Source information:
The part of an RNA shown here (large-subunit ribosomal RNA, domain III) has 392 nucleotides and comes from Firmicutes bacterium HGW-Firmicutes-15. The prediction has a mean pLDDT of 81. The full RNA is in RNAcentral, with records from ENA and SILVA.
Context: one part of a larger RNA
RNA sequence: AAGUAAGCGAGAAGGCGGGUGAGAAUCCCGCCCGCCGUAAACCUGAGGUUUCCUGGGGAAGGCUCGUCCGCCCAGGGUAAGCCGGGACCUAACCCGAGGCCAAAAGGCGUAGGGGAUGGACAACUGGUUGAAAUUCCAGUGCCACCAAUUAGCCGUUAUGAGCAAUGGGGUGACGCAGGAGGAUAGGUGAAGCGCACGAAUGGAAGAGUGCGUCCAAGCACGUAGGGGGUAGAGUAGGCAAAUCCGCUCUGCAUAACCUUGAGGUGUGAUGGGGAGGGAAUCAAGUACCGAAGUCAUUGACUCCAAACUGCCAAGAAAAGCCUCUAGCAAGGAUAAAGGUGCCCGUACCGCAAACCGACACAGGUAGGUGAGGAGAGAAUCCUAAGGCGCGC
Numbered sequence: 001a002a003g004u005a006a007g008c009g010a011g012a013a014g015g016c017g018g019g020u021g022a023g024a025a026u027c028c029c030g031c032c033c034g035c036c037g038u039a040a041a042c043c044u045g046a047g048g049u050u051u052c053c054u055g056g057g058g059a060a061g062g063c064u065c066g067u068c069c070g071c072c073c074a075g076g077g078u079a080a081g082c083c084g085g086g087a088c089c090u091a092a093c094c095c096g097a098g099g100c101c102a103a104a105a106g107g108c109g110u111a112g113g114g115g116a117u118g119g120a121c122a123a124c125u126g127g128u129u130g131a132a133a134u135u136c137c138a139g140u141g142c143c144a145c146c147a148a149u150u151a152g153c154c155g156u157u158a159u160g161a162g163c164a165a166u167g168g169g170g171u172g173a174c175g176c177a178g179g180a181g182g183a184u185a186g187g188u189g190a191a192g193c194g195c196a197c198g199a200a201u202g203g204a205a206g207a208g209u210g211c212g213u214c215c216a217a218g219c220a221c222g223u224a225g226g227g228g229g230u231a232g233a234g235u236a237g238g239c240a241a242a243u244c245c246g247c248u249c250u251g252c253a254u255a256a257c258c259u260u261g262a263g264g265u266g267u268g269a270u271g272g273g274g275a276g277g278g279a280a281u282c283a284a285g286u287a288c289c290g291a292a293g294u295c296a297u298u299g300a301c302u303c304c305a306a307a308c309u310g311c312c313a314a315g316a317a318a319a320g321c322c323u324c325u326a327g328c329a330a331g332g333a334u335a336a337a338g339g340u341g342c343c344c345g346u347a348c349c350g351c352a353a354a355c356c357g358a359c360a361c362a363g364g365u366a367g368g369u370g371a372g373g374a375g376a377g378a379a380u381c382c383u384a385a386g387g388c389g390c391g392c
Base pairs, nucleotide, nucleotide: 014032015031016030017029018028019027033389034388035387036386041369042368043367047349048348051347052076053075054074055073056072057071061069062068081142082141083345084344085343086342088119089118093114094113095112099108100107101106123140124139125138126137127136143341144340145339146338149336150335151334153332154331162328163327167324168323169322170321171320175311176310177309178308181304182303183302186298187297188296189295190294192213193212194211195210196209197208214272215271218267219266220265221264225260226259227258228257229252230251231250232249233248234247235246237245238244276289277288312315355364356363372382373381374380
């Protein structure tokens, strides 16, 4: 040269008014406008580790500003028998007593142990905080274990009531493709019902406009539908035994019975929620009050359902549960009421300014929920709930 050139990170977009303040394009509030809406909404995993909430702050961080913040200071916040993990099970894989191999170090591997991404397993609805909720509170439930109580029942020396395997059997238990049916969630409409509004203009209190038109687990009954033949006798198999399973024979049946099963109905509910109304006070839509809840239509990728039908490439294991005996056995099981219920996680972000990318970086990041109109559709367009306008 020169504090010049350039840059201020998606072209979704801001405008006005009010407030606060020493100071405002940038913080707060309101109205209008714009953008996303198979997301740019919501829940969660990993990862992060206090970033959450309240009060205060204004040096630095923030690509400008800043009264503001994921920044700084202080205080606060995460509540569980039933959500997730452990006190249960096993898969790949890992470890591995003995053992085998090996100069050494060590390698392999039986029993066994560890190990979810799978199996098993009991809770729902509403309310509440500045910040937590299937955890707190209210209501209604359910599971496991315990044993003094109560009730009726069974048994007491066994031809034994009851319990029952680390053992037998069944179940658990599984592929791919396909189509039909039943139902619900959800949606839509209404001149049904309810509440509010009802206008400055000739008419308009209505066949106008707006909003709302519900509710779980559990328990009872068990429907559409799915599955199974059943009884008796025999039995050298299931490493002992068996009344269980298998096999053989016989009788009776093709529907009775058993089992499973969404939904529905009743109950739960004289409850909750609910548009709307709305105080006392100093203000907060807080306390409190609270209507209607019907019919029609559409309809799932959800449930019945690991069903059914077809196919060949023939599609985990163990626990658990049921059953059988072995075995144990003198008191026992059942019901009601009662008692007990441990450890860890739980805030917040989570397609992102909080994770991985040196950054408040146009990149990357598993799973679930995912409404309406048009449409074949999860394409596309517009929009609801909700969230944003990307820090000059």